[in-house]
Context: one part of a larger RNA
RNA sequence: CCAGCGAUUUCCAGUGGGAAGCGAAGACCCCGUGAAACUUUACUGUAGCCUGCUGCUGUGAUGUGAGUGCUAAUGUGUAGUGUAGGUGGGAGCUUCGGCAACAAUGAAACACCACUCUUUAGCGCUUACAUUGCUCACUUUAGCAAUAAAGGACAACAGUUGGUGGACAGUUUGGCUGGGGUGGCACCCCGCUGAAAAGGUAUCAGUGGGGCCCAAUGGUUAGCUCAUCCGGGUUGGAAAUCCGGAGAAGAGUGCAAGGGCAAAAGCUAGCCUGAUUGGAAUCCCAACAUGACAGAUUCCAACAACGAAAGUUUGGCCUAGCGAACUCCUGAAUCUCCUUCAUGGGGGUCAGGAAUGACCGAAAAGUUACUCCGGGGAUAACAGAGUUGUCUCGCCCGAGAGCUCUUAUCGACGGCGAGGCUUGCUACAUCGAUGUCGGCUCUUCCUAUCCUGGCCGUGCAGAAGCGGCCAAGGGUGGGGGUGUUCACCCAUUAAAAGGGAUCGUGAGCUGGGUUCAGAACGCUGUGAGGCAGUUUGUUUGAUAUCUACUGGAAA
Numbered sequence: 001c002c003a004g005c006g007a008u009u010u011c012c013a014g015u016g017g018g019a020a021g022c023g024a025a026g027a028c029c030c031c032g033u034g035a036a037a038c039u040u041u042a043c044u045g046u047a048g049c050c051u052g053c054u055g056c057u058g059u060g061a062u063g064u065g066a067g068u069g070c071u072a073a074u075g076u077g078u079a080g081u082g083u084a085g086g087u088g089g090g091a092g093c094u095u096c097g098g099c100a101a102c103a104a105u106g107a108a109a110c111a112c113c114a115c116u117c118u119u120u121a122g123c124g125c126u127u128a129c130a131u132u133g134c135u136c137a138c139u140u141u142a143g144c145a146a147u148a149a150a151g152g153a154c155a156a157c158a159g160u161u162g163g164u165g166g167a168c169a170g171u172u173u174g175g176c177u178g179g180g181g182u183g184g185c186a187c188c189c190c191g192c193u194g195a196a197a198a199g200g201u202a203u204c205a206g207u208g209g210g211g212c213c214c215a216a217u218g219g220u221u222a223g224c225u226c227a228u229c230c231g232g233g234u235u236g237g238a239a240a241u242c243c244g245g246a247g248a249a250g251a252g253u254g255c256a257a258g259g260g261c262a263a264a265a266g267c268u269a270g271c272c273u274g275a276u277u278g279g280a281a282u283c284c285c286a287a288c289a290u291g292a293c294a295g296a297u298u299c300c301a302a303c304a305a306c307g308a309a310a311g312u313u314u315g316g317c318c319u320a321g322c323g324a325a326c327u328c329c330u331g332a333a334u335c336u337c338c339u340u341c342a343u344g345g346g347g348g349u350c351a352g353g354a355a356u357g358a359c360c361g362a363a364a365a366g367u368u369a370c371u372c373c374g375g376g377g378a379u380a381a382c383a384g385a386g387u388u389g390u391c392u393c394g395c396c397c398g399a400g401a402g403c404u405c406u407u408a409u410c411g412a413c414g415g416c417g418a419g420g421c422u423u424g425c426u427a428c429a430u431c432g433a434u435g436u437c438g439g440c441u442c443u444u445c446c447u448a449u450c451c452u453g454g455c456c457g458u459g460c461a462g463a464a465g466c467g468g469c470c471a472a473g474g475g476u477g478g479g480g481g482u483g484u485u486c487a488c489c490c491a492u493u494a495a496a497a498g499g500g501a502u503c504g505u506g507a508g509c510u511g512g513g514u515u516c517a518g519a520a521c522g523c524u525g526u527g528a529g530g531c532a533g534u535u536u537g538u539u540u541g542a543u544a545u546c547u548a549c550u551g552g553a554a555a
Base pairs, nucleotide, nucleotide: 008555009554010553011552012551013550014549015548017547018546019545022541029376030375031374032373034372035371036368037367038366039365042171043170044169045168046167048164049163050162052160053159054158055157058134059133060132061131062130063129064128065127066126067125068124069123070122071121072120073119075117082110085116086115087114088113089112092099093098138151139150140149141148142147174187175185176184183204188210189209190208191207192206193205211359212254213316214315218272219271220270221269222268223267224266226250228246229245230244231243232242252261253260255321257319258318259317276302277301278300279299280298281297282296283295291360304313305312306311327354328353329352330351331350333349335347336346337345338344383430384428385426386425387424389423391419392418393417394416395415396414400410401409437512438510439509440508442504443501444500445499446498447497450475451474452473453470454469455468456467457466458465478490479489480488518536519535520534521533522531523530524529
C1' cells in the first nucleotide's frame, strides 16, 4: 500500500414501530335552576276572527212586549128579591119615574161621594224587539269639481263585554339516583334492627307502619279480672251458655312495632263534657351548636265535671295521624273612615277555617340526528386497571356406568384451585380527544399440542383407536353465502390446535358494519319527533423533528 473482519462517529436515501406524536378547550355521555330552534289539548299573554251594548245616528208605518196616564167595563159558594171586589164617609139622592135608609138575610149591606184591588178593552205617551219605508249623516261608483246614480241609518270606524285564538310572543318543563333514562321514593312523619352498652350517626340497607278513627273508643267515681287448662252439668257434639278449681298475664289495650299496665293503663256500670278560656316556663323539633311550624310536659288564674273526701281531669297508656306568607270565608269585641232619618259599606286588630304530600310551601308540557355554549374523567360508551360471580382449564372425593371390577374409559351430588381469552361488577387513569368493528398486510411470543418426534397405560392379538407424560423445531392450507368476528356448508389434508401483543397493527391500506346531516318503509307519538327495527347515502388530514428500523456512503 491492497483485500477482509470488527468497534466508534457522521452523512445520504427510504419505511412509518414509538414519542399513550401533530391537528381541534370531545360533536358521544352527564352536568348548568346555560342558550336557541321547533311542537302541542304545557302556562301566561297578543294580533286576528266572532259577538252583546254604546257613540257617530236622523225621520215614519205596522205588529208584538214592558211601564205609565185617561176613559169604559169587570167581580155569581150558601142565605138574602139578587152577580155583595175592598175601605172610609153617609141619611138622604133624584131627571120626580124611582133608588136608598128602616126591615129581612148574611161573616160582610146595598142610594150617593171619595180612594183603591183583580181581570179586560180602547186611546195617548215613553221604551225594547221584529218587519218594512224615507233621506240628511256615512259608504261606493262616475266626475277636475259642482253634482248624479246606487246603497243607507245598515255597513265602516271608535270604545267596551264575552268567546275563540301556536298565527305570534315570553317562559317553564323538579330532585335523589352505584352514569343518565325507564322503574322506584329511600322527598314529610313513626316503631325496631343496622348503631360499634351515653347522645348522635350513612346507603335505591333490612323489617313494618302513618296522612286516621272515636260525642264515646273522652272525664270521673265505683265494682270486677283475663288467656288457657282440668272436673261437673238437659237438648249440646272438639267447640255455645252454666257451676267449681288451677291460673303474674301465656289475654286485652281503636290501628305498626317497641316500651308499659292486674283491687289497672284491661272489662262493666252511674253521672258528666276539662276534647273549655287566659297566661308563664321547660323539653323536643335542631347531639355538640342556631330559627320557624308541629308535638309534649309542668305551673298560675278563671269556669266546670265526678267523688263523702283526699283528690283526679287542659282528650284517647306512651312514642306517627301534619302545613308559612299572600288571598278568601266566618265570628266577636273594640279602633277607625265614608254615608244615611234609619240603614249600609270600606280598612285595621284578635280568634277559627280553606293548601301547598317535591310535605320550611314558584303559578308551569314536550322534541332536537339541524343544533350551540360553558364545564366534567366529580359521570357513561371503546381500550387499560382491580375483581372473577360468569367463562375456560385443572385437582380432590367416588354414588354409579363399565357382564364381575370406582379410577382402560366415563363419572352424579359435593369440595378446592389456576388462568385472565367471554360476559359482568367497580368508576381508579384518560372527555384543552390515547381514532371505534371486521378484513388485508407484516412480525414476534405463550402452551392448556391439532399434525409431525419420543414414551406409558389400555376393556392393547394385529390393524385402527381411546387416555396420559415429555416436547413449541417446523407446519396448521383452499373455497361458498354473510360487513361480519363467530357459526354453517363443500372438497382436500399429516393436521386443517387454541391464545397474547391498547379485543397487535387506519401519521400502513380498506371503509362493508356501527355512529352526523338528505330520503323512504314498518311501528309508535295529537305533534315536533322517536325506534340495539329495516333500506339507501356519507370528506379517512399532514412535505417525518427526535427515536427505531432498512439500504447505501464516508472518516
The part of an RNA shown here (large-subunit ribosomal RNA, domain V) has 555 nucleotides and comes from a Candidatus Woesearchaeota archaeon. It matches the Rfam family "Archaeal large subunit ribosomal RNA". Gene Ontology terms of the family: structural constituent of ribosome and ribosome. The prediction has a mean pLDDT of 81.